[in-house]
Context: one part of a larger RNA
């Protein structure tokens, strides 16, 4: 000079900003992932009509819950364990790769079939929930057709490279599609092509410490043949071969997420990684994979464990590092708040639903930065404090007073933009206008030298002071107390920590 600070004192105001740095400790409770009926059947409550054996049934309408089915849930949110690594940052490679939903061309959508939930009946069970039987629909599942085209195989050509090879075209073979579904603007569905965005792999360089770690490697380095994957590769597996990597620091220990940027400094460099932003990693500990375009998937599943919880003792049920919130630990860190009105993001043709992402409000002087707490006049100097040489001297134009002014703060009236509309959480909020009154609003450290600011008293190496040199043992500008004075000011100091 810096701070996500923290402690003392002290504290009006207002804008924009920040707020678990410790226990990646455990969590009570509500809430954050839904959404389509214009995919599909069934359909309660309620209306109306109607039959009548008074409570039933039969037609319409209604449309809940809840169910099969598409999309989403892999985004958005948290956190920083892990990780010294192609994690990240940068540049470059893919002739080795993917891509739902978006956009653009180009082709096409014929013919059949069987089930499964719900619903219904029946059974176990405390439950959680599970079985059996029987119906049913479809944009849900299958078979057969057909192939503009696609992927394979083999047999030619013509081109280009960067080695493996890449593109184009021709023949022949084999295999591969769909929901003509829904609504009456138009949404959908199959194939291939080509974009566009996300991703995946790999390689040059580049960022910490330790040699009081000096020798690591056996799937280990290479090869083949096989597997597997969008792909390329010891990734994975049989074999053969004996490689491979190290003082230009391999292994190993400890340390940490990276970066854009932050702070500091004239710079060069040191230190750091909070808020924002991209990236990566994690989601009670380990492990696996399932579905999918797309996870090895926080709020999905299984399996082991610890750990809470219901239990009818058989058996279940749970993961707040999502916002709030409790406890716990610490010197420390916030409301169990309002609104989907804006900006985004699912799902819908919309209407709309959802959204603790977001936008606000609450709480903290935690930081920045503005504003105030009054402004002129007023005495050869009030009183009262302090000091005194006892003359005075200072506190002091300070205050009384006298004049003026309303800034914020209070109180009334009007009262936004943010929205294109009949939509506004903020909010009667900012802003405007009036009234009334100097009236609601100043503290803290320091004063021996460094380092700006002095005298009285009280202490008597005590009491205490102090960053450093030191100060105190009876005249202390160094403790303590007053007057006095300095410096900052909604703050001042102390600490800690970086340059």
């Nucleotide at each position: 000079g810096a701070c996500g600070a923290a402690c003392g004192c002290u504290g009006g105001c207002g804008g924009c900003g920040c707020g678990c740095c410790u226990a990646a400790c455990a969590c009570a409770u509500g809430c954050a992932a839904g959404u389509c009926g214009a995919g599909c059947g069934a359909g309660a409550a309620c209306c109306a009509g109607g039959g009548c054996u008074u409570g039933c049934c039969c037609u319409g309408g209604g449309g809940a819950c809840a169910g099969c089915g598409g999309c989403g849930a892999a985004c958005g949110g948290g956190u920083g364990c892990g990780u010294a690594a192609c994690a990240c940052g940068u540049g470059a490679g893919c002739a080795a790769c993917c891509u739902g939903c978006c956009c653009c061309a180009a082709a096409g959508a014929c013919c059949g079939g069987g089930a499964c939930a719900a619903c219904c009946c029946g059974a176990g069970g405390a439950a959680a929930c599970u079985c059996g039987g029987a119906c049913u629909a479809a944009u849900a599942c299958c078979g057969g057709a057909u192939g503009c085209c696609c992927u394979c195989a083999c047999c030619g050509g013509g081109u280009c490279g960067c080695a493996u090879g890449g593109u184009c075209u021709g023949g022949u073979g084999a295999g591969g599609a769909a929901a003509u579904g829904g609504a009456u603007u138009c949404c959908g569905c199959u194939u291939u092509g080509g974009g566009a965005u996300g991703g995946g792999c790999u390689c040059g360089c580049g960022g910490u410490c330790u040699a009081u770690c000096a020798g690591c490697u056996u799937g280990u380095u290479g090869g083949u043949g096989g597997g597997g994957u969008a792909a390329c590769g010891g990734c994975c597996u049989a074999c053969c071969a004996a490689g491979g990597c190290g003082a230009c620091g391999a292994c190993g220990g400890a340390u940490a997420g990276c970066u854009g940027g932050u702070c500091u400094g004239a710079g060069a460099g040191g230190a750091c990684g909070a808020u924002c932003a991209g990236c990566c990693a994690c989601a009670c500990u380990g492990g696996g994979a399932c579905u999918g375009a797309g996870a090895c998937a926080c709020g999905g599943c299984c399996c082991a464990g610890a750990c809470u919880c219901c239990u009818a003792c058989g058996g279940g049920a749970g993961g707040c590092g999502g916002c709030a919130g409790u406890g716990g630990g610490g010197a420390a860190u916030c409301u169990u708040g309002c609104g989907c009105a804006a900006u985004g993001g699912g799902g819908g043709a919309a209407a709309c639903c959802c959204u603790g992402a977001c936008g606000c409000a609450g709480c903290g002087a935690c930081g920045c930065c503005g504003c105030g707490u009054g402004c002129g006049g007023g005495a050869u100097g009030a009183a009262g404090g302090c000091c005194u040489u006892c003359g005075g001297g200072u506190u002091g134009u300070a205050a009384a007073c006298c004049g003026c002014u309303u800034u914020c703060a209070g109180c009334a009236g009007g009262g936004a933009c943010g929205a294109a509309a009949u939509u506004g959480a903020c909010g009667g909020u900012a802003c405007c206008u009036g009234c009334a009154g100097a009236a609601g609003a100043a503290g803290g450290c320091c004063c021996g030298g460094c380092c700006a600011a002095c005298u009285a008293c009280g202490u008597g190496c005590c009491a205490g002071c102090a960053g450093c040199c030191g100060c105190g043992g009876u005249a202390a500008u160094a403790c303590g107390u007053a007057g006095g004075g300095g410096c900052c000011u909604a703050g001042c100091g102390u600490u800690g920590u970086c340059c």

Notes: The prediction has a mean pLDDT of 87. Predicted 3D model of a 499-nucleotide part of an RNA (small-subunit ribosomal RNA, 5' domain) from an uncultured bacterium. Rfam family: Bacterial small subunit ribosomal RNA. Rfam links the family to the GO terms ribosome and structural constituent of ribosome.